[in-house]
Notes: The part of an RNA shown here (large-subunit ribosomal RNA, domain VI) has 252 nucleotides and comes from a marine metagenome. The prediction has a mean pLDDT of 87. The full RNA is in RNAcentral, with records from SILVA.
Context: one part of a larger RNA
RNA sequence: CGUACGAAACUUGAGGGGUUUUCUCUUUAGUACGAGAGGAUUUGGAGGGACGGACCUCUGGUGUUCCUGUUGUCACGCUCGUGGCACGGCAGGGUAGCUAAGUCCGGCACGGAUAAGCGCUGAAAGCAUCUAAGCGCGAAGCCUUUCCCGAGAUCAGGUUUCGCUUGAGUCCCCUGGGAGACGACCAGGUUAAUAGGCUGGAGGUGUAAGGCAGGUAACUGUCUCAGCUGACCAGUACUAAUGGACGAUCGG
Numbered sequence: 001c002g003u004a005c006g007a008a009a010c011u012u013g014a015g016g017g018g019u020u021u022u023c024u025c026u027u028u029a030g031u032a033c034g035a036g037a038g039g040a041u042u043u044g045g046a047g048g049g050a051c052g053g054a055c056c057u058c059u060g061g062u063g064u065u066c067c068u069g070u071u072g073u074c075a076c077g078c079u080c081g082u083g084g085c086a087c088g089g090c091a092g093g094g095u096a097g098c099u100a101a102g103u104c105c106g107g108c109a110c111g112g113a114u115a116a117g118c119g120c121u122g123a124a125a126g127c128a129u130c131u132a133a134g135c136g137c138g139a140a141g142c143c144u145u146u147c148c149c150g151a152g153a154u155c156a157g158g159u160u161u162c163g164c165u166u167g168a169g170u171c172c173c174c175u176g177g178g179a180g181a182c183g184a185c186c187a188g189g190u191u192a193a194u195a196g197g198c199u200g201g202a203g204g205u206g207u208a209a210g211g212c213a214g215g216u217a218a219c220u221g222u223c224u225c226a227g228c229u230g231a232c233c234a235g236u237a238c239u240a241a242u243g244g245a246c247g248a249u250c251g252g
Base pairs, nucleotide, nucleotide: 001152005163006162007161008160009159010158011157015149016148017147018146021049022048023047024046025045026044033038051106052105053104054103055102059100060099061098062097066093067092068091069090070089071086072085073084074083075082076081111143112142117137118136119135120134164252169246170245171244172243173189174188175187176186177185194240195239196238197236198235199234200233201232203229204228205227210223211222212221213220214219
């Protein structure tokens, strides 16, 4: 820009793409077959490998500052208590998120037309012949099925709802993340829980400071399952979401 009014939402599916893998055990059965040795076609059931998709409940990893311990040194006048630097100083754990080695799921089946092949009927050619007319069976392959994209499918589809300047709706702007390179997408913008803060909780760490008591001291006990706490779950307008533009002109 088009899809002959302007919009919002939900769709149909022309067409295109992906997947469609493989093994073992068991039953049929030590049966058919075979002198024996050996040993099935087929049917049903179960469990795996690799690959693919999704996810984080479990098992773990990471988690650059969430908690704790601790070495050296410096600073806050000193003690105490803290902080800086030393690969996050080192070490022990660890929420969310991300993740695999973790969890769940997938390939199927039915059907249709066939290939090689196997047939029926059957002449040309009184026979024979699967083929010339005609009719069947037959594969991990093709179509269908399944998953994804998909109306610029210019033959541009369909349905529902809204609007006609008393404005349907959209955009800029702003608060943000489940989204994200940027656009985009999604949740919101005071008739508000979108983010921050605060309050409560979960989870993490592991019992703070200070007081008291004990001990010569290091330290221990107690108040104390304390104190602190990023992303998690809620509540609460305290802070920030101010404001502005476009838009169909009824013969569509």